A computed fold for a 536-nucleotide part of an RNA from an Erysipelotrichales bacterium, annotated as small-subunit ribosomal RNA, 5' domain. Its mean pLDDT, the model's own confidence on a scale to 100, is 81.

Context: one part of a larger RNA
């Protein structure tokens, strides 16, 4: 000199864009953060249109039938493994980079081919009875499905043996045979009742995407850590897994690592990047992006394409809460917020309008992701606090050799401007694409619904009456902080008298202090300026 997620002191006008618990991975009141689908299913509520009857006031009331729209607990499907947070652990194939898998998986999506035949038994909801303070149940009965289970068939898979081809050692691929095993589901719309359209279902093959595993190399401190290791190292066989493997087990052998630093201890998430530097290097790993790990602590599996699962389950532990003492409930390292710790870090805000995600055919619903607003000079950038003229060099302050010098064109005065500000008005700006409705066209079809495209129309903005613009008005409302002995730009006076004090280093102060304190002046930076801490 540069830099910071900074803090502290003094000061503080505005805007844009960023950033904001670095400490206690401490404990958490309260609210919200993951739902959705009635076009899968039975049902419950609801009750429109329409029809009948009665009363009659002849167009109303009551009642019966009827059952549209809509809503909902439950069964079922998909999602909840994404998104969001944190960095405790981890010195490790965790990460980065380059490869390998002839040792693997992959829901939804895309392409191609084929199929969807025929049956069965339950169960929630519901009803009845009933246990419990509650959380939550129990028994009996009824019912549906795209829930569940057989059968058929296809293809696949596995094993056996046959032929052929290929490679990288174990081997891999193709063809056909035998045995074993293994599928499915419907819904909606239209109809000329023949069927058509659409969405979903099943199998196979391939793709894409996402993951899993293995390997070379790379990135840390201590040798005042020198030996470490029994599933340890290897083999055979088996189990397990999507899959290779001591991953696990039985048996056999005695190996394996280490001064090129094993083992141990300490520290630490890694990287793209960021800071500095001419570079080489050195330091850091906030925000943004990629990967990993974790979700009160420890362990475990279930479901599922995917988890050993932050807002799922079970067990143990600590803590908190409820209790009728028998038993139950909870997990902010999601967004806000509270207490605590600390030098120190924000609102219990608005909206799904956009982008994106989940569900749905869609309308739409959900979304503390996200977009916005609020707070904070925390940082960067920009603007302003006026411009021109003005010598009687005013008054006043300070110094003085008392002549004057200086603050100083500075002020006043005169002439302007209106950035910003204040007031009024304009501005439903851009951010809007998609969507609904109607019409037309295109391909196919016998037609209709449907699909695609075009046109017209309808409405959709949290931010926000914001940005921006116009008009009017007033120099009016907007400057501080640090330093002035040398390094280092900038000096005098007074006070003090080795005192009070200053100080980054040298050092200053003991009666003429440019070094302490105050004043005037000057220098530097400026809505900031200094100090402290840390890095280069």
């Nucleotide at each position: 000199g540069g830099a910071u997620g900074a803090a502290c002191g003094c000061u503080g006008g505005c805007g844009g864009c960023a950033u904001g618990c670095c400490u206690a991975a401490u404990a958490c009141a309260u609210g919200c953060a993951a739902g959705u689908c009635g076009a899968a299913c039975g049902g419950a509520c609801g009750g429109a249109a329409a029809g009948g009857a009665a009363g009659c006031u002849u167009g109303c009331u009551u009642u019966c039938u009827g059952g549209a729209a809509g809503u909902c607990a439950g069964u079922g499907g998909c999602g909840a493994a994404c998104g969001g947070g944190u960095g405790a652990g981890u010195a490790a194939c965790a990460c980065g980079u380059a490869g390998g898998u002839a040792a693997c998986c992959u829901g939804g999506c895309c392409a191609u081919c084929a199929c969807a035949g025929g049956g069965g038994g339950a169960u929630a909801a519901c009803u009845a009875c009933u246990g419990g303070a509650a959380a939550c149940g129990g028994u009996a009965g009824c019912u549906a499905a795209a829930a569940c289970c057989g059968c058929a068939u296809a293809g696949g898979u596995a094993a056996g043996g046959a032929a052929g081809a290929g490679g990288c050692a174990u081997c891999u691929c193709u063809u056909g045979c035998u045995u074993a095993u293994u599928a499915a589901a419907g819904g909606g719309g239209c109809u000329a009742c023949g069927g058509c359209c659409u969405u979903g279902g099943u199998g196979a093959u391939g793709g894409a995407u996402g993951g899993a595993c293995c390997u070379g190399c790379g990135g840390c401190g201590c040798a005042u850590u020198a030996g470490c290791u029994a599933g340890u190292u290897g083999g055979u066989g088996a189990g397990g897994u999507a899959g290779a493997g001591g991953c696990u087990c039985a048996c056999c052998a005695a190996g394996g690592c280490g001064a090129u630093g094993a083992u141990g201890c300490g520290u630490a998430g890694c990287c793209g990047a960021c800071c500095u530097g001419a570079g080489a290097g050195g330091g850091u790993g906030a925000a943004c992006g990629g990967c990993c790990a974790c979700a009160u602590u420890g362990g475990g599996a279930c479901u599922g394409a995917g988890a050993c699962a932050c807002g799922g389950c079970c067990c143990a532990a600590a803590c908190u809460c409820c209790u009728a003492c028998g038993g139950g409930a909870g997990g902010c390292a999601g967004c806000a917020g509270u207490a605590g710790g600390g030098a120190a870090u924000u609102u219990u805000c608005g909206u799904c309008a956009a982008u994106g995600g989940g569900g749905g055919g869609a309308a739409c619903c959900c979304u503390g992701a996200a977009c916005g607003a609020g707070c904070a000079a925390u940082g960067c950038c920009g603007c302003g606090u006026g411009a021109g003229u003005g010598a009687a060099g005013a008054a006043g302050g300070u110094c003085u050799u008392c002549g004057g010098a200086u603050c100083g064109u500075a002020a006043a005065g005169c002439u302007c401007u209106g950035u910003u500000g204040u007031a009024a008005g304009a501005g439903a700006a851009a951010a809007a694409c998609g969507g609904g409705u109607a019409u037309c066209a295109u391909a196919g079809g016998g037609a209709a619904u449907g699909a695609u495209g075009a046109u017209a129309u309808c409405g959709u903005g949290a931010u926000g009456g914001u940005a921006u613009c116009u008009u009017a008005c007033c120099a009016g409302a907007a400057a501080g902080c640090c330093a002035c002995g040398g390094c280092u730009a900038a000096c005098u006076a007074c006070g003090u008298g080795c005192c009070a004090g200053c100080a980054g280093c040298c050092g200053c102060g003991g009666u003429a202090a440019u070094a302490c304190g105050u004043a005037g002046g000057u220098g530097g930076c400026a809505a900031g300026c200094g100090u402290u801490a840390u890095c280069c």